Predicted 3D model of a 473-nucleotide part of an RNA (small-subunit ribosomal RNA, 3' major domain) from an uncultured bacterium.

Context: one part of a larger RNA
RNA sequence: UGACGGGGGCCCGCACAAGCGGUGGAGCAUGUGGUUUAAUUCGAUGAUACGCGAGGAACCUUACCAGGGCUUAAAUGUAGAGUGACAGAUUUAGAGAUAAAUUUUUCUUCGGACACUUUACAAGGUGCUGCAUGGUUGUCGUCAGCUCGUGCCGUGAGGUGUCAGGUUAAGUCCUAUAACGAGCGCAACCCCUGUCGCUAGUUGCCAUCAGGUCAUGCUGGGAACUCUAACGAGACUGCCGGUGCAAACCGCGAGGAAGGUGGGGAUGACGUCAAAUCAUCACGGCCCUUACGUGCUGGGCUACACACGUGCUACAAUGGUGGUGACAGUGGGCAGCGAGACCGCAAGGUCGAGCUAAUCUCCAAAAGCCAUCUCAGUUCGGAUUGUUCUCUGCAACUCGAGAGCAUGAAGUUGGAAUCGCUAGUAAUCGUGGAUCAGCAUGCCACGGUGAAUACGUUCCCGGGCCUUGUACA
Repeated sequence: UGACGGGGGCCCGCACAAGCGGUGGAGCAUGUGGUUUAAUUCGAUGAUACGCGAGGAACCUUACCAGGGCUUAAAUGUAGAGUGACAGAUUUAGAGAUAAAUUUUUCUUCGGACACUUUACAAGGUGCUGCAUGGUUGUCGUCAGCUCGUGCCGUGAGGUGUCAGGUUAAGUCCUAUAACGAGCGCAACCCCUGUCGCUAGUUGCCAUCAGGUCAUGCUGGGAACUCUAACGAGACUGCCGGUGCAAACCGCGAGGAAGGUGGGGAUGACGUCAAAUCAUCACGGCCCUUACGUGCUGGGCUACACACGUGCUACAAUGGUGGUGACAGUGGGCAGCGAGACCGCAAGGUCGAGCUAAUCUCCAAAAGCCAUCUCAGUUCGGAUUGUUCUCUGCAACUCGAGAGCAUGAAGUUGGAAUCGCUAGUAAUCGUGGAUCAGCAUGCCACGGUGAAUACGUUCCCGGGCCUUGUACA
């Protein structure tokens, strides 16, 4: 100087407390461990691994295994040699890769171009090392810290500044001061949202006027309103009085759409964990080179006495079922979205208008409202299984999703323990998108309905500042 202390002081955080809803018990989905296997490819492992890489494993992907193949599959070029093809089509063998055969077929200035075969060089490796590395990322932590120049103090390591008194979300600001300044952080500048104005008025809007319809901005028209999207205004402790030390500030009030950082996002200092990644990529070293490279078929990554994590669905009446033209917002669409009509109980099928989209379409929002059931393992719950089908796709056996009928497990609110959340939040209800042929209870977004509680900081956990002890570095 740090680090540590079941030392002290001050302060903060859904850290506790006050509340609401969960997990832990059941069934299923998904990830992991373990076991099994020819293979169950690899990585991630307290917080900071475990619906994680994977934003989508039937083949492909695919890295794993078995079998049967090749020695260059792919990129690029040089040099040498050879051919007129390459390629397409057909046939045969084969699981296919591939092998064999038949057939069609270039330009030309005759130098060649072009393409293929072959030889050599050149390659290739998701093989090892993240403890050789770059880049990227997690975490402490959006915590308020981390440093420098000059000066001063100390023999020196170092200290001071950065401490003290207040204050703040903040090393934020003020006062004092051997310090005076400065940098990276904080804040602000950026984006969305909340109010208003101006400009603009189609594909959006419809107050007034007219026409038309069973009905509809449907039509003429309008530019008010909503909205769209560019530019501005607005909030700064600016104003009043109080407190404070005269200051920073604090508490209250007015006006205001909004009040003291208005709400949300992006933004992550010096560093820590030899943290993660050589399997995104790049790269040093090592290793393989008729194989640890590469093309193919099939299998595996989907196994299953079990254990754990994360979720979904429930155990019911704040509910189930049936009926019923209530009301959103984001976003997507041409190998696409598909209105409408017809067929089917349904998944879906046939025909097909419009739309490269404020125009057409996905699009039905669901919780809501009305009726019924009357506390039961039930009209709760839907696992599992049988059967008949639908769709995607070359192909649903291993191994997809969906529909109809039948079947109707466990489960009556969950031990010890443990998690999230302070407001348009929790809880609850649907909707869209990426990936994607098909496949979502996951992820990312969107809106609807919409709470309870916070006395407080004694205690648990994590963190910040000052101080004290130390046989630790």